[in-house]
Formats: sequence, structure tokens, C1' cells
RNA sequence: UGCGACCUUCGGGGCAGGGUGAGGCGGUUGAUCCGCUGAUUCCCGACCGGCGGUAACAGCGAAGCGCUGAAGCCCGCGACCCAUCGCGCCUGUAAGGCGCGAUGGUGGAUCCGGUGAGAGGCCGGAGCCGACGGUAUAGCCCCGUUCCAAGUCGGCAGAU
Repeated sequence: UGCGACCUUCGGGGCAGGGUGAGGCGGUUGAUCCGCUGAUUCCCGACCGGCGGUAACAGCGAAGCGCUGAAGCCCGCGACCCAUCGCGCCUGUAAGGCGCGAUGGUGGAUCCGGUGAGAGGCCGGAGCCGACGGUAUAGCCCCGUUCCAAGUCGGCAGAU
């Protein structure tokens, strides 16, 4: 320094400010009247962007090289969700359910101009996307989640 195994750490951010008023409560016997409450979800407008790769830009250095950083919408991965199979449990059987694992499926969104040899990444501009359950309709509030996870920093021992 590299390889394999094991172990540890870390590993998701975001409604400021306004508008409207479904529903509810009260004024009353009643109302199409009045008052209170009332959407972080609707409307205007804000705010956010997991991981690996890729790099013409920037910074640092020992400077034709190396290192570090740089993509929500480029290529992949992961999570959520679905199916099948296997193992275990609920339970003594079946139906069904739960947990773990494997395989497969699904899995959102970008253009224009500039520079340049070269741009979906740089610069400028304008757009677009965002699981499920709850709740007045949710990328942002609450919940599963003190979970899982791509990955990440290292550690011990062995052999070479």
C1' cells in the first nucleotide's frame, strides 16, 4: 500500500408574511342576519434538496501534476410501495397476520442563451419535481421514524 473478514462512528432539509372561509359554537324559536373560532394543506408568496459517479470552475500545494469542493431535475443507488419464494413466530390446523432474507416490479422533475474545441453540470435567465397514513386537500405540520438505508470516517487481528 492493496485484499478478505469482523467491529465501531456518522448517516434528510424545509411555511416568513398575507388572502379566502368549509365546518363548528354563540346571539334566539328560527334564518339567507351578526359575532367568535377556523387550512403551516386551498390562493398569493416563501423555504428545502439523501448517497455514489461524472467536472471545462474555484481553492490549496511540492504546480504540464496532485488533493479538496462543486448536479433535486445526466447515469446509477437507497428509502417508501407491490408480487413471488424461503425461514421463524402468533397457534394445535386452516385462513390470515408479523418479522427477517432473496428475487423481480415500480420508483418525480430542464430548457434557452453565453463562453468554449467540447456544456442537461460553469455563468446568466426562465421553468419543473417531490411516497404512504392523519388532518379543510400537505415536498415543508403530526405519525410509522430513538426505524430502515445507499453510503461514510476509522479500528483490531491475520497473511503477504